Notes
c-di-GMP-I riboswitch aptamer from Desulforamulus ruminis, 85 nucleotides, folded computationally. The RNAcentral record of the sequence draws on Rfam and Ribocentre. NCBI's taxonomy places the organism under Bacteria, Bacillati, Bacillota, Clostridia, Desulforamulus. RNAcentral records the identical sequence in 2 taxa.
RNA sequence: AGUAUGAAAAGGCAAAUCCAUUGAAAAAUGGGGGCGCAAAGCCAUGGGUCUAAGCCAAGUUCGGUAUGAUUGCCAGGCUGCCAAA
Numbered sequence: 001a002g003u004a005u006g007a008a009a010a011g012g013c014a015a016a017u018c019c020a021u022u023g024a025a026a027a028a029u030g031g032g033g034g035c036g037c038a039a040a041g042c043c044a045u046g047g048g049u050c051u052a053a054g055c056c057a058a059g060u061u062c063g064g065u066a067u068g069a070u071u072g073c074c075a076g077g078c079u080g081c082c083a084a085a
Stems, first nucleotide, its partner, number of pairs: 005083002012037002017032006035072001041078003045075003048070003054065003
């Protein structure tokens, strides 16, 4: 230095949930919080999942649809900290 790996330490991120704001919603952002995470860093590219404003169909409130959302669902791509055996 590389491959594989994750003992220790330092630092990092932040689930549920609460408050505020935005949004039609899913959800997002900020603050508290801390379940977990070695890529829980970045990219909606493929699949999955969630929502259905608008649109289509229907005709009295039900169905379909992503151009919306999710990378902390999986795969793929790019980048990357520390280090014992």